[in-house]
C1' cells in the first nucleotide's frame, strides 16, 4: 500500500432549558453460594474461610550378580545310630526374612504463612560444583586390623539398650606402581574371577551456586538513617568473588529521581475486561521461590540446613509400672472444628513417567480410571404431519364476541433417547509370546412403544411483554426514578403476554459503559479549582549561524523472548466444547571483548552573529518609599466677657446638660488626630497600598540616541522577604469617634436597628500574628490576530495627526452552557508553576508544626443525601420603580353598626330540631310559601315482587258502594255491576292472586363524572400560522411613540397575517313618517301594531407629526358608545350542586325500601347577617280634591245592591278581557287641629270579642274590632349604596298559593336633588420594567438554640492485648576453637616376643566465643473495652423567636474583635455577588 481488525448509549437536579455533576441501568467475566426446578452424553473444575487439629490405612524402596551368619523345600553323596527307620554333615537349585554394604530417599506429591527482596521478571556476566549419563586417554599390585548379624550372661514396663566371645565383604587400613594437578615441602588409589562394576585425568550434557543493568503495591498525618556501617590493607572461610568473618587503618555509605519505617502482598507466563492504551486478577496446567506445628542447630551426602531423617527448646496431644517414652496429613482418602461453600477412608501399575536392579522383576495415591456435584462449557433431547364444532373448560367482554388455540381430543407416523436380548472394540508398541484398570464400557444390531423428559423470571420507564380480582399510605414492592390513602397495567393472586431454557433468577465480586483521575483523553471569570504579593538555588524548557561528535532519534543485521495458551490454517473424536500438527504473533531487551547505517531535530563540543537580556548617555512624570519640619480650617476642653432660660435629641420622645447660669455669641489659651477645595474609570506602587507644605536621603518606570557585553534569558517544588483591618506584650498618647457596658424610648419581648452617655481601640516608637469577598472571585512570561472613540506620560510635528509606554469604553474574526470576552482576550499556540474530580460531615477530628494567647499552616474518616450547583426562560410575588383605569379614595346624599319586630345563620337544646350553601364569591341563599301533604327527621302501628316499571301465568270487566273492628294504615265479612272490539280462537285496557328475573334508596363519593352556576369580570386581555432571532426552554408579533371605554385605532419597527374577546350586528326607549286598527258617541291629536327614517366625528374653528384622535361651535329629538338590557375570551379556585335530573363505583335488600298516626323543621341563656317600622312639625291625625304604569283574572277576577262598626256575608249581574273586574293610586295639593312633649311620635307585648281558608287553626295561620302602650329623642370602633331621571322618597301590580307567617323576590309608574378640586393615600385591575434561594408560586421559602428517638464518630481516668527494635541477666542443642587430665584395633619407631612401652592420629569429657526459647527494665508503634463530656447527620403534625431570599422590612456577605436563650448582634476595614433615586464620565443614535 493492501488485508485484517475497529469505539452505540439510558433514567434521575427544573414549571419548563442548556450546561457542570454525581448516583443508577443495559454488557461480559467467575474455583462461586442462594432460591426454585431438573431427562442424557462428552470435556473441565471442585476448603478462596482455620499455614486450625487430626482417629485409621496407604504414599519410598530396591539389590542375594556386593557379604557372612540363618530359616525352609527338592535333589543328590557321606556319615553315626536304637539300621523297612532317624539324626547329622557336605554338595546343587530355589524362597524368605533380619543385619552390613551399594543406590535412591534433596525426586516426585502439597501448601501459600513468611518474603517488598538480585524474590520473581528479563537481559548480561565470572571467580565456581557436578553423583548418576556420554565421549576419549590410562590403570587395577601387594598387605593388614576390625565390626554387626549371631551366641551367652544382663538392665528396663515399653522404647531401648549395657557386658563379653565369633564373623565377612564391594564396609575399613597401609605400602607400592602409574599418571595427572599443583610443583617447594606435600596430596589422593582397587577388586576372588569375569563383567555394562571400580580408579585417576580430560572434554560434554544435564542441573545447581554466584554477580550485575533495568522493571517490580500504598502511605510524607513516616525525613532523615546507617557503625561491619561504606572502602583499603592482611589472614581466615567457602565449590566459588566478596564485610562472608576477624585484626588494623581511613570516615565514608544512603536519601525529596522517596532512604528509613509502617501497612499490604508469593512473582511470572497468562486469566478477565476494554476498540485501543490501560485496569483488575494470579484457581486449574507450566517455569521460579519459600515453607513443612513454633524457633534455633547442625550431620550424612554429588546435592539438604533435608514434608513420611537426626539433636535441643516451646506449645499441644497420646502412651506409662511415674521412672521415662512417643508424634506432627500445607502427600491421597477420611474426621472434627470453622463457614454462604468445595467430592470416594475406590479400582489398577494396562498405559506414561520415576527409584532400584545384570535381568525376570519389585515399590509407585506421581499418574491412568472410574465415583459424587448442572460447578462450568459443549452436544442432542422432551417429538413429527394433519387435525376446526374453533370442543369442554379457564380468563376477559361493549354480552355481539374474544384469548389459551391446531394447541388438545382424533387419524396417520418416527425412535435420537429410553427398556429388554444379541454382537463387541481401539487404547497394545521396533522378532514372537504374555500382559486392558477402565469393562462387557464406548460402538452396532434387533424388539417394544409418544412412549421416560420443563422449567424460571419478567410484563410503570430504562426494557420485549396487559388485563381482572383482592387490599386501601396497610400488606407489601423496588437497580435508579418510584408505587401504594376504594377504580393500582409497579402490592397479593388469576388469566395472558415477553425473555431465556436443563436451566432461570438473586447475591457477591472484577472490567466496561466512565472522557468520572482524561499519555492516547479532561479543566480552573461566575459551576469544584490560580498560592495575597514578589525574589529565587535545585528542576523544567529557552534565540541566530557554522563545524565536529553521535547520547537521544531513526534504520538494517544478530540474539533472546520457554512449553502450554491468544490469533490464523489444517488434521482426528458423528458435530461442538476438546484435542493434536504448523504458521504467525510475542510491540520488551542486549549486542565493549563479540554487528553496523543516517544525522533534519534536540544534546554534547568548539567558534562566531545580535533581534532576546542588560549596561551607558540625555531627558521625563508621579499621593512610590523611609525620616525630619513647618501650616491653616475644624472638633472639644479651660479662662475671661456679653446674656438670661432654655438647649439637645426623635417619627414621636425620654435619658442626658443646664439659674452652682447651660444652648448662643466675642477673646484668649492648650491638646490630639486627619489634611477641604484643585480631585479626574487621573498618577505611582509586586502586591498590601499611598493625598497639606518643604527639605534631605533612596527604589522602579518610560522616552530619544549612539556605543558597549554577547543568550547572560524564562518559569520556579523546598526556602527567604513584604503582606489592609482587627488582635496581642512594652513605653507613650487620648480632640473627636467608639466594640463592650449603663441609661432612655421602642416592641407581645428587643441582650437590636432610633438616641444619651462612655471602655478597650483608633495615634506613635520597638516587636508578635499571618489572615480578607487579600477580587478583575481571571498565575507568570513570550509569540500572533480586523477596527473606532476617550484619556495620562514622552518623542516627532505644531492646524490635522503619526509613534511608542500605560489606563478606559464600544466592538471584526474567534471563543464560550449561557452571560459575557474579545490586542490589557476568556481568541490561536509555546514553555513553566499552583489548583480541581457530587452534596453535606469540615476546613472539623486526629497527629505534627509555627504562635505569648487569639489562632495560623498541613489536613482525614465513619455517617448520611440522590442530588448540590451555574447560566439563562416563563410565571407568581416585592412594606422595588414607572404609567393607567374603577362610586377606589376624594367631593356629596341616604344608610347599617344604638331601639323594637320580621327573616336567615351560627352555637346550645332536643327522640327529632332533616339536608345542603361558610372570606369577598354562605347567610330575606336551594325555599316563586313546613297546621295534614309537602318532609328527606323522630316516636309508635303495619308490609315484603313491594307505593312505581317491563316479562310469566291464573282469576276477575272496569268502577260503585255498605258494615265491623282499628288512631289511621289496614283487617275481615257482604250488596251492586257484567262494559267496548272482534276473523268467535281471541284482543285491548283496568283490578286481584302466585312464583322468580327484579325493582326501589333525599343512602356515601361534586376529590370518579356529565350538564348547569358563581367569581375574578363586561376586565381587555388570551392564543394560532408562516417567517425571523436563539444550542435550547423560549422571543418576536403583542415591544415603542401618541390615542382610546377597549390589543380601539394611527405611527415606527423582522415581521406579515388570522382567531377567539372589545364593537357591531338583536331586544327596549326616546323624533318623524307611512299604512293598517279593536277599543272609544264621531274626526285631529293622543293610543296600539308594523314597516321605514334620523347620528356617522357627516360640517366649521383649534390642537396633533400632514396621523389617528382630542377640543369649541352650528344644526338636530337625540352627539361623539344618546340610554338600558341581552350577551361574559384562553383560563383560576380538585370553588358550588351526587336532595332538580342525569350517571361510574361502593352499600342496603322482612331494610338505609314501602305505607300510615302523632310529633318535629316554628326550641332559645346568646352571636352575627339581611331588611321593615321608627324616634316626628320638610311631620301626625282629620276632612276634602287630583294626576299613572306594569299586570292578572272562570275550581278566577268580582260590580252594583243588602246587612254589619269593620274583617266579612247574603244577593244580583259582567267578563275568556285596549270592552267587565282587581283598582282605592299614594306621596301631592287646600283646609283644620297638634306646637317640642317619651307626646294626638312610635307602635313592640299583652287580655276580650269576632271574620275567613281548610277533614283540621292546641303546638303553629291571615284578617278586623275595643283595651293595653314596651324599647327608642338620630345611634361607639367600624362599615354599605349611589354621578341623572340616578340617589333618596311614594304607592301599584305579579308568582308561589285552599289559606298565609310577603317587611321577602320580581316587575311598574309618580316626585325629584347635590356632589367629582383631583390621583398624594385605601381597595382592586392592566402594561411596562427591576430583584429572587419562589414555582403547591409571599397562606412561599427558610434559618439557629431547646426537648424526644435512632445511627455514627471524637476526647478520655482506668484497663486488657499484639509487634518492634534497644540494653541487661541467665543460657538448651550445635559448629569452630583450645586442651598439662581420661581412653584408644590398624600406621611408625624402640626394646623385645607381650595382655609391652613411645609416638602420630583419633574419641568422649572439659573450657572459650557465638547463639533459640525465656527473664527483667525502660520506650515505641498498634488494637480492643470503657464511667463520663462532646460532635455530626437522620425522623416526626414538638417548643421559641424570624436570621437570610424582594431595598426580606437596619442591604447581604468576608475577615477579625468583644458580647447575647437561639438565630444573631455591633465596632474596625474590605467586597458588589445591592434594590432605588439624583449627579458626574464614558458609548451608541439624530
Nucleotide at each position: 500500500g493492501a488485508u485484517c481488525a475497529g469505539g452505540a448509549g439510558a433514567g434521575u437536579u427544573u414549571g419548563a432549558u442548556c450546561c457542570u455533576g454525581g448516583c443508577u441501568c443495559a454488557g461480559g467475566g467467575u474455583g462461586a453460594a442462594c432460591g426454585c426446578u431438573g431427562g442424557c452424553g462428552a470435556c473441565a473444575u471442585g476448603c478462596u474461610u482455620a499455614a486450625c487439629a487430626c482417629a485409621u490405612g496407604c504414599a519410598a524402596g530396591u539389590c542375594a550378580a556386593a557379604c557372612g551368619a540363618c530359616u525352609u523345600a527338592c535333589u543328590a553323596a557321606u556319615u553315626u545310630u536304637u539300621u523297612u527307620a532317624a539324626a547329622a554333615u557336605u554338595a546343587g537349585u530355589g524362597a524368605g526374612a533380619a543385619g552390613u554394604g551399594g543406590c535412591g530417599a534433596a525426586c516426585g506429591g502439597g501448601u501459600g504463612a513468611g518474603u517488598a527482596a538480585c524474590g520473581c521478571g528479563u537481559a548480561a556476566g565470572a571467580a565456581c560444583c557436578a553423583a548418576c549419563c556420554u565421549u576419549u586417554u590410562g590403570g587395577a599390585c601387594a598387605a593388614g586390623a576390625a565390626u554387626a548379624a549371631c551366641u551367652u550372661u544382663u538392665g528396663g514396663a515399653a522404647a531401648c539398650g549395657a557386658a563379653a566371645g565369633c564373623u565377612a565383604a564391594a564396609a575399613c587400613u597401609u605400602g607400592a606402581u602409574a599418571u595427572a594437578a599443583a610443583a617447594a615441602a606435600u596430596u589422593g588409589u582397587u577388586a576372588a574371577a569375569a563383567a555394562u562394576g571400580c580408579c585417576a585425568a580430560a572434554a560434554g550434557a544435564c542441573g545447581g551456586g554466584c554477580u550485575u543493568g533495568c522493571g517490580u503495591c500504598u502511605g510524607a498525618u513516616u525525613a532523615g538513617c546507617u557503625u561491619g556501617u561504606u572502602g583499603g590493607u592482611a589472614a581466615g572461610a567457602u565449590a566459588a568473588a566478596a564485610g562472608c568473618u576477624u585484626a588494623c587503618c581511613a570516615a565514608g555509605g544512603c536519601a525529596a529521581c522517596g532512604a528509613u519505617c509502617a501497612g499490604u502482598a508469593g512473582c511470572u507466563g497468562g486469566u478477565c475486561u476494554g476498540a485501543g492504551a490501560g485496569g483488575a486478577u494470579g484457581a486449574u496446567c507450566a517455569g521460579c521461590c519459600a515453607c513443612a506445628u513454633u524457633g534455633g542447630g547442625a550431620c550424612u551426602g554429588a546435592g539438604a540446613c533435608a514434608c513420611g531423617g537426626c539433636c535441643c527448646a516451646a506449645a499441644c496431644c497420646u502412651c506409662u509400672a511415674c521412672g521415662g517414652a512417643g508424634g506432627g496429613c500445607a502427600g491421597c482418602a477420611g474426621u472434627g472444628a470453622g463457614g454462604a461453600a468445595u467430592u470416594u477412608u475406590c479400582c489398577g501399575c494396562a498405559a506414561u513417567g520415576g527409584g532400584c536392579g545384570a535381568a525376570a522383576g519389585c515399590c509407585u495415591g506421581a499418574c491412568g480410571g472410574a465415583g459424587c456435584a448442572a460447578u462450568g462449557u459443549c452436544g442432542c433431547g422432551u417429538g413429527g404431519a394433519g387435525g376446526a364444532c374453533u370442543a369442554a373448560g379457564g380468563c376477559c367482554u361493549a354480552u355481539g364476541g374474544g384469548u389459551c388455540g391446531u394447541a388438545a381430543a382424533c387419524u396417520c407416523c418416527u425412535u435420537u433417547u429410553g427398556u429388554c436380548a444379541a454382537a463387541a472394540a481401539a487404547g497394545a508398541a521396533a522378532a514372537a509370546a504374555a500382559u486392558g484398570a477402565c469393562g462387557g464400557u464406548a460402538u452396532u444390531u434387533g424388539a417394544c412403544g409418544a412412549a421416560u423428559a420443563a422449567g424460571c423470571a419478567u410484563u410503570g420507564g430504562c426494557u420485549a411483554a396487559u388485563u381482572c380480582c383482592g387490599u386501601g399510605c396497610c400488606a407489601g414492592c423496588a437497580g435508579c426514578c418510584g408505587c401504594g390513602g376504594u377504580a393500582a397495567u409497579a402490592c397479593g393472586g388469576g388469566a395472558a403476554a415477553u425473555g431465556c431454557a436443563a436451566g432461570c433468577g438473586u447475591u457477591a465480586u472484577c472490567c466496561g459503559g466512565a472522557a468520572u483521575u482524561a499519555u492516547u483523553g479532561g479543566g480552573c471569570g461566575u459551576a469544584a479549582a490560580g498560592c495575597g504579593u514578589u525574589c529565587g538555588a535545585a528542576g523544567g524548557u529557552g534565540g541566530u549561524u557554522u563545524u565536529u561528535g553521535a547520547a537521544g532519534u531513526c534504520g538494517a543485521c544478530u540474539g533472546u523472548u520457554a512449553a502450554a495458551g491468544c490469533u490464523c490454517a489444517a488434521a482426528u473424536c458423528u458435530c461442538a466444547a476438546a484435542u493434536u500438527u504448523g504458521a504467525a504473533a510475542a510491540u520488551g531487551c542486549a549486542g565493549u571483548c563479540u554487528u553496523u547505517g543516517a544525522u533534519a531535530c534536540u544534546c554534547a563540543a568548539a567558534a562566531a552573529c545580535u533581534u532576546g537580556a542588560g549596561u551607558u548617555u540625555g531627558a521625563u512624570a508621579g499621593a512610590g518609599g523611609u525620616a525630619g519640619a513647618g501650616g491653616g480650617a475644624a472638633u472639644u476642653c479651660u479662662c475671661g466677657g456679653u446674656g438670661g432660660a432654655g438647649u439637645g435629641g426623635u417619627g414621636a420622645a425620654a435619658u442626658a446638660c443646664g439659674u452652682a447660669g447651660a444652648u448662643a455669641u466675642c477673646g484668649a489659651g492648650a491638646a490630639g488626630a486627619a489634611c477641604a477645595c484643585c480631585g479626574g474609570u487621573g498618577g505611582c506602587g509586586a502586591a498590601a497600598g499611598c493625598g497639606c507644605u518643604c527639605u534631605a536621603c533612596u527604589g522602579g518606570g518610560u522616552c530619544a540616541a549612539u556605543a558597549c557585553u554577547g543568550a547572560c534569558a524564562c518559569u520556579c517544588a523546598u526556602g527567604g522577604a513584604c503582606g489592609a483591618a482587627a488582635g496581642c506584650u512594652a513605653a507613650g498618647g487620648u480632640a473627636g469617634c467608639g466594640a463592650c457596658u449603663a441609661g432612655g424610648a421602642u416592641u407581645a419581648g428587643a441582650u437590636a436597628c432610633c438616641c444619651u452617655a462612655c471602655u478597650a481601640g483608633u495615634c506613635u516608637u520597638a516587636g508578635c500574628u499571618g489572615u480578607a469577598a487579600a477580587c478583575a472571585a481571571u498565575g507568570a512570561a513570550g509569540a500572533c490576530u480586523u477596527a473606532a472613540u476617550u484619556u495620562u506620560g514622552g518623542a516627532c510635528a505644531a492646524c490635522a495627526g503619526u509613534u511608542c509606554a500605560g489606563a478606559a469604553u464600544u466592538g471584526a474574526a474567534g471563543u464560550u452552557u449561557a452571560c459575557g470576552c474579545g490586542u490589557u482576550a476568556a481568541g490561536u499556540c509555546u514553555u513553566c508553576c499552583g489548583c480541581c474530580u457530587g452534596g453535606g460531615g469540615a476546613g472539623u477530628a486526629u497527629g505534627c508544626u509555627c504562635g505569648c494567647a487569639a489562632g495560623g499552616g498541613u489536613g482525614a474518616a465513619a455517617c448520611u443525601c440522590a442530588a448540590a450547583g451555574g447560566a439563562a426562560u416563563u410565571g407568581a410575588c416585592g412594606g422595588g420603580g414607572g404609567c393607567c383605569c374603577g362610586c377606589a379614595c376624594a367631593a356629596g346624599c341616604g344608610g347599617u353598626g344604638g331601639a323594637g319586630c320580621a327573616u336567615g345563620u351560627g352555637g346550645u337544646u332536643u327522640a327529632a330540631u332533616u339536608c345542603g350553601a361558610u372570606g369577598c364569591a354562605a347567610c330575606g341563599c336551594g325555599a316563586a310559601a313546613a297546621a295534614c301533604c309537602u318532609u328527606a327527621c323522630c316516636a309508635g302501628a303495619a308490609u315484603u315482587u313491594g307505593a312505581c316499571a317491563u316479562g310469566u301465568c291464573g282469576u276477575g270487566a272496569a268502577u260503585u258502594u255498605u258494615u265491623a273492628u282499628g288512631a289511621a294504615a289496614g283487617u275481615a265479612a257482604g250488596a251492586a255491576g257484567u262494559g267496548c272490539c272482534u276473523u268467535u280462537g281471541g284482543g285491548a285496557g283496568c283490578a286481584c292472586g302466585a312464583a322468580c328475573a327484579c325493582a326501589g334508596g333525599u343512602g356515601g363519593u361534586g376529590c370518579a363524572u356529565g350538564g348547569c352556576u358563581g367569581u375574578c369580570g363586561u376586565c381587555a386581555g388570551c392564543u394560532c400560522g408562516u417567517g425571523u432571532c436563539g444550542u435550547g426552554a423560549g422571543a418576536u408579533g403583542u415591544u415603542g411613540g401618541g390615542u382610546u371605554a377597549a390589543g380601539u385605532c394611527c405611527u415606527g419597527c423582522a415581521a406579515c397575517g388570522a382567531g377567539c374577546g372589545c364593537a357591531a350586528c338583536c331586544c327596549u326607549u326616546g323624533u318623524c313618517g307611512u299604512u293598517a286598527g279593536u277599543u272609544a258617541a264621531c274626526a285631529a291629536a293622543u293610543u296600539u301594531a308594523a314597516c321605514g327614517a334620523g347620528a356617522c366625528u357627516g360640517c366649521c374653528g383649534g390642537u396633533g407629526a400632514u396621523a389617528a384622535g382630542c377640543u369649541g361651535g352650528a344644526g338636530g329629538a337625540a352627539g361623539g358608545u344618546g340610554a338600558g338590557g341581552a350577551u361574559g375570551a384562553c383560563g383560576u379556585c380538585a370553588a358550588g350542586u351526587c336532595a332538580g335530573u342525569a350517571u361510574g363505583c361502593c352499600c342496603c335488600u322482612u331494610a338505609u325500601a314501602u305505607u300510615c298516626u302523632g310529633g318535629g323543621c316554628u326550641a332559645c341563656a346568646c352571636a352575627c347577617g339581611u331588611g321593615c317600622u321608627a324616634c316626628a312639625a320638610u311631620g301626625g291625625u282629620c276632612g276634602a280634591u287630583a294626576c299613572a304604569a306594569u299586570g292578572a283574572g272562570u275550581g278566577g277576577c268580582u260590580u252594583g245592591c243588602u246587612u254589619g262598626a269593620a274583617a266579612a256575608a247574603g244577593u244580583u249581574g259582567g267578563c275568556u278581557a285596549a270592552u267587565c273586574u282587581c283598582a282605592a293610586a299614594a306621596a301631592a295639593c287646600c283646609g283644620a287641629u297638634c306646637u317640642c312633649a317619651g307626646u294626638u311620635c312610635g307602635g313592640a307585648u299583652u287580655g276580650u270579642c269576632g271574620g275567613c281558608u281548610g277533614c283540621a287553626a292546641u303546638u303553629c295561620g291571615c284578617c278586623g274590632a275595643c283595651a293595653u302602650g314596651a324599647a327608642g329623642u338620630c345611634g361607639g370602633a367600624a362599615u354599605c349604596g349611589c354621578u341623572a331621571g340616578u340617589a333618596a322618597u311614594c304607592g301599584c301590580c305579579g308568582g308561589u298559593c285552599a289559606g298565609c307567617a310577603a317587611u321577602a323576590c320580581g316587575g311598574c309608574g309618580g316626585u325629584g336633588a347635590a356632589u367629582a378640586c383631583g390621583u398624594u393615600c385605601u381597595c382592586g385591575g392592566g402594561c411596562c420594567u427591576u430583584g429572587c434561594a419562589c414555582a403547591c408560586a409571599c397562606c412561599g421559602c427558610c434559618c439557629g438554640u431547646c426537648a424526644c428517638u435512632c445511627a455514627g464518630g471524637c476526647a478520655a481516668a482506668a484497663u486488657c492485648g499484639a509487634g518492634u527494635g534497644u540494653a541487661c541477666c541467665c543460657g538448651a542443642a550445635g559448629u569452630u576453637a583450645a586442651u598439662a587430665g581420661c581412653u584408644u584395633a590398624a600406621c611408625u619407631u624402640u626394646u623385645u616376643u607381650a595382655u609391652a612401652a613411645a609416638g602420630a592420629g583419633a574419641g568422649a569429657g572439659u573450657u572459650a566465643c557465638c547463639u533459640a526459647a525465656g527473664g527483667u527494665g525502660a520506650a515505641u508503634u498498634u488494637g480492643g473495652u470503657a464511667a463520663u463530656g462532646c460532635c455530626u447527620g437522620a425522623g416526626a403534625a414538638g417548643u421559641c423567636g424570624u436570621a437570610a431570599c424582594a431595598a426580606g422590612g437596619u442591604a447581604a456577605c468576608c475577615g477579625u474583635a468583644c458580647u447575647g436563650g437561639a438565630a444573631g448582634g455591633u465596632g474596625c476595614g474590605g467586597u458588589u455577588g445591592g434594590a432605588u433615586c439624583a449627579c458626574c464620565u464614558c458609548a451608541u443614535u439624530a
Source information
A computed fold for a 1486-nucleotide RNA from Boodleopsis sp. FL1161, annotated as small-subunit ribosomal RNA. A source record names the gene rns. Lineage of the source: Eukaryota > core chlorophytes > Bryopsidales > Rhipileae > Boodleopsis. The RNAcentral record of the sequence draws on ENA and SILVA.